[in-house]
RNA sequence: GCGCCCGUAACUCAAUUGGUUAGAGUAUCGGACUCCGAAGCCGAAAGUUGGAGGUUCAAGUCCUCUCGGGCGCGCCA
Numbered sequence: 001g002c003g004c005c006c007g008u009a010a011c012u013c014a015a016u017u018g019g020u021u022a023g024a025g026u027a028u029c030g031g032a033c034u035c036c037g038a039a040g041c042c043g044a045a046a047g048u049u050g051g052a053g054g055u056u057c058a059a060g061u062c063c064u065c066u067c068g069g070g071c072g073c074g075c076c077a
Stems, first nucleotide, its partner, number of pairs: 001073007010026004019057001028044004050066005
């Protein structure tokens, strides 16, 4: 230099052929329970889907550029 894969909540991961309000578990906070806690139970908060632009009525999903990580190939004059 070329090609491929990954990037979504604090963490680990879903999300069907582009179409419901982007969900789950863990963690956190609150409630109830308890003599007090833990566990289990109930509830809540937490996301510019790495960034920018484009296509579309509609983009996490498609296209372009770019950033970070991983793998393979090539070059070494």
A computed fold for a 77-nucleotide RNA from a Vulcanimicrobiota bacterium, annotated as transfer RNA. Its mean pLDDT, the model's own confidence on a scale to 100, is 81. RNAcentral holds the sequence, with entries from ENA. It matches the Rfam family "tRNA". Rfam describes the family as follows. Transfer RNA (tRNA) molecules are approximately 80 nucleotides in length.